[in-house]
Molecule: Bacterial RNase P class A
Organism: uncultured Microlunatus sp.
Order: sequence, then C1' cells, then structure tokens
RNA sequence: GAGUCGGCCAGGCGAUCGCGGCGAGGCAUCCAGCCCCGCUGAGGAAAGUCCGGACUCCACAGAGCAGGGUGGUGGGCAACGCCCACCCGGGGUGACCCGCGGGACAGUGCCACAGAAAGCAGACCGCCGCCGGAAACGGCGGUAAGGGUGAAACGGUGGUGUAAGAGACCACCAGCGCCCCAGGUGACUGGGGCGGCUCGGUAAACCCCACCCGGAGCAAGGCCAAGAGGACGCGCAAGCGUCUGCGGGAGCGUUCGAGGGCUGCUCGCCCGAGCCCCCGGGUAGGCCGCACCAGGUCGCUGGCGACAGCGGUCGCAGAUGGAUGAUCGCCGGCCCGCCCACGCGGGUCACAGAAUCCGGCUUAUCGGCCGACUCGU
Repeated sequence: GAGUCGGCCAGGCGAUCGCGGCGAGGCAUCCAGCCCCGCUGAGGAAAGUCCGGACUCCACAGAGCAGGGUGGUGGGCAACGCCCACCCGGGGUGACCCGCGGGACAGUGCCACAGAAAGCAGACCGCCGCCGGAAACGGCGGUAAGGGUGAAACGGUGGUGUAAGAGACCACCAGCGCCCCAGGUGACUGGGGCGGCUCGGUAAACCCCACCCGGAGCAAGGCCAAGAGGACGCGCAAGCGUCUGCGGGAGCGUUCGAGGGCUGCUCGCCCGAGCCCCCGGGUAGGCCGCACCAGGUCGCUGGCGACAGCGGUCGCAGAUGGAUGAUCGCCGGCCCGCCCACGCGGGUCACAGAAUCCGGCUUAUCGGCCGACUCGU
C1' cells in the first nucleotide's frame, strides 16, 4: 500500500418550553383533578412476516392419508431452515469465500441447434479387402484407430497384433466394483491387493430414500359493566334489590342424538339439549392479559468453538387516535474550495419509530472506532 474476517458506536453538551409510565409527599375528596420531587421512556435493524418457540384456546387427546419442511458428519440451543467445528467439491498467490452437499443400478422425462449418431447409438469424410472399369468412379463386405460437428461422441499414453483397425491383447495411469491394513466418534483420509475392461449429463425436473411437523393466533384469551323484556321479594306509591336474559315466526331435535369439535380428508374419540334460518331491537364501554425473564452485564472455570456451569451486580418503554418532542446556541464527523501551516468559507450528517414477547435469517443504510490475519514493497 492492497485485501480478508470479526466486534462496537449510531452525534455530544447547555438553556427554555412540552409529553407517557412508575413511585413518594401535599391540596382536594361525591367524582374527576391539581402542585411539586425522584426514576425512567423507540432500533441495529424497531422493517420483511421468512423460520423457530414461549404463552393462550380448541382439548382429556389417537391413528392413517394428504400436505409441508430439511438433506455431508459431529456438536450447540428451548427450538430452528439458525450457530460452531470438521469432511468433500469449487474459486482465490493467500488470509478466506461459495455449496438447495443422500439417490441416476426403482421408474418417468429432458439434453435445442449442429452432427452419421446424444442411450445402450452410429458411418459424413476417411482406411482396408473383393468385383467391375482405359481412367474418373461405382457396387459389396470389414472398420471406429485418424478427421469433422458439438457443451458433451461409450476411457488416456505407449506397444503387440491385423488386410486395415479395435481393450482383441499387454504395460503404466484414471475411473468403477470387491477385499485387507492404518488413522478418525463420524463424514472421510492414506496405503496395499484382485478384477470385468469402462455402462454420459440433469433430481434449485417429476420422483425415490432418511429424518422432522396437530391447528389457530394477543384482533389469542379472560373479567366487569350496560341492555329492551320477564320472574321473584320489599314498599301505599314513586321506586329499590336479586335472578334470568332481547321479542316474534318456520323447520329439525332431546340418548333410535338435531347440532358441534379434533381448523384438509377418513376412521376413531368426545361435547351435547338445544340448534339453524327469516324479520325487528339493544350494546360496541372499562379492566386484565401488559412486561422479572430461554433477561442485561462483569468475573472465574471448562471447551478449538458455538456455548455451558458458578458467583457478583442491575431492573433499562408499555402507548391505545396511539407518548419519547420542539426551538436556540456551541461543538463534533464526512466532503469540497482557499492556505506553507495555523486556520477560514461552503455543503452535508444515512436507513429509519416499539404495539404480546423472545432466538435467528433476510433486506435498507451516512459515517466513525477497535482487533486479528494475508499478500506485496
């Protein structure tokens, strides 16, 4: 100087005013509210809703089919399609990066065009033999070594052999299959031996194999209030209290089971005395869920690591027409111009706002800081 990988920050300070939550005190006290003080208040992605869960309900919870997901090995984790380490393949001088990484001998499909021929193929040019012919050439047979086409043509090099050739045969390689030894938890790696001579590619095509998966979702799910009408009680009445729960009509049904649930279907199991349709009417309010947990952080121990254990410490939003803001001043970062420098001037500061919560992945993005490693000089 160039590069690779990882971690962190996410403008700072002050002043004035204004919001949400929690808590203490005071005023007020029918209710609502007011004053003051303390603590606290939007991200690394809060985004996408792509995965996995916690939690709630179905529900006491089965089987099969369908459907979906993952795909080398071993670990981590609550779990995952995530993370870590390793193996194999590919890229890179390297640090490192990439992989829809099981199966093509279960089956089906596809491989355009060119080419003779693209799955169990094939003879265009050519080579050789025989016949015909003055010759050019033609016919029959053999051949797949040479040439051509193509992304890819049924192993490669050298030889023997042959009419000419060919794994026809031989040596050495590559590949495939089998056996043995060594290392490794394993995927695999290294070595040795034997053998048919060699039987494409594609599964991010259908498919096969292995493993995994109930469903719905905080608008989940609970509690209270209100309510037209009715019943009962108290009261002379006005009215009050409790319980029930809107009124009318048609159909079906009450253990010979209407209707419903297991959120795709079937079986099976379960709930069940009401269900469903039409017409008219009432309510739409408040509270909980709601943030203390797979939590943050520091240290020690174990581990290559992801991470785990132990100890100390901290409590860091909870809105609901939706808070966390506005103004001013100074500073800061980056870029450009002037300048020897100090400094001056101008521009700019991204992506973007919690809504049940957490672990990840993916996408967007101005800049800054730190560390390790590689290559070159």